A computed fold for a 73-nucleotide RNA from Candidatus Sulfotelmatobacter sp., annotated as Fluoride riboswitch aptamer (crcB RNA motif). Of the family's consensus pairs, 100% are formed in the model. Lineage of the source: Bacteria > Pseudomonadati > Terriglobia > Terriglobales > Candidatus Sulfotelmatobacter. The sequence was found by an Rfam model in a public genome assembly.

RNA sequence: CUUAAGCAUGGCGAUGGAGUUCGCCUGAACCGCGUUGACCGCUUGCGCCGGCGCUGAUGACUCCUACAAAAUU
Numbered sequence: 001c002u003u004a005a006g007c008a009u010g011g012c013g014a015u016g017g018a019g020u021u022c023g024c025c026u027g028a029a030c031c032g033c034g035u036u037g038a039c040c041g042c043u044u045g046c047g048c049c050g051g052c053g054c055u056g057a058u059g060a061c062u063c064c065u066a067c068a069a070a071a072u073u
Base pairs, nucleotide, nucleotide: 001006010025011024012023013022016064017063018062019061020060021059032054033053034052035051036050037049040047041046042045
């Protein structure tokens, strides 16, 4: 744009920016892990929520920046 489908453009991948690349999304994609506790749900150990603790600036690779640790001058 369009009734929709579809197409184009664009967006997203737990903390910043850039390049390359992969995957995902069309109003979604996305919103980390461990432990513990209550209500609720039903599949009876899971989900959801709260408390406590932990790792990482990447989805992946490289570089820069920030933070942290060690060593040297």